Predicted 3D model of a 107-nucleotide RNA (Glycine riboswitch aptamer) from Thermoleophilia bacterium UBA6103. Its mean pLDDT, the model's own confidence on a scale to 100, is 82. It matches the Rfam family "Glycine riboswitch aptamer". Gene Ontology term of the family: glycine biosynthetic process. The sequence was found by an Rfam model in a public genome assembly. The organism belongs to Thermoleophilia, within Bacteria. The model forms 90% of the base pairs in the Rfam consensus.
RNA sequence: CAGACGAUCGCGCGAGAGUCCACCACCAACGGUGAGUGGACGCCGAAGGGGCAAAGCGGAACAAGACACCCGCCGAAACUCUCAGGCAAACGGACCGCGGUCCGACG
Numbered sequence: 001c002a003g004a005c006g007a008u009c010g011c012g013c014g015a016g017a018g019u020c021c022a023c024c025a026c027c028a029a030c031g032g033u034g035a036g037u038g039g040a041c042g043c044c045g046a047a048g049g050g051g052c053a054a055a056g057c058g059g060a061a062c063a064a065g066a067c068a069c070c071c072g073c074c075g076a077a078a079c080u081c082u083c084a085g086g087c088a089a090a091c092g093g094a095c096c097g098c099g100g101u102c103c104g105a106c107g
Base pairs, nucleotide, nucleotide: 006102007101008100009099010098011097012096018041019040020039021038022037023036024034025033026032027031042087043086044085048083049081050080051079056073057072058071059070
């Protein structure tokens, strides 16, 4: 069960973070513009990925029994790292909402 949880597809909403230098191109020309190319340093966290708390389990120790300390396993996130990705727009974008399909109580 007139289908939870979960998976998947579609639609919707959807944040954060940049300066400098050089070259190139253009212009109303000695200055300016650029969403281009290269470099330097900086920055963001909401694709993805990594890390760990309590609890639980085990070991060691102890020895009436238990607990704590020590070691290991397991263990969450929007926390944290910043590997990946991102810092005009576009694309992407967690979570959430709506709809379809699948599964079927595993919640």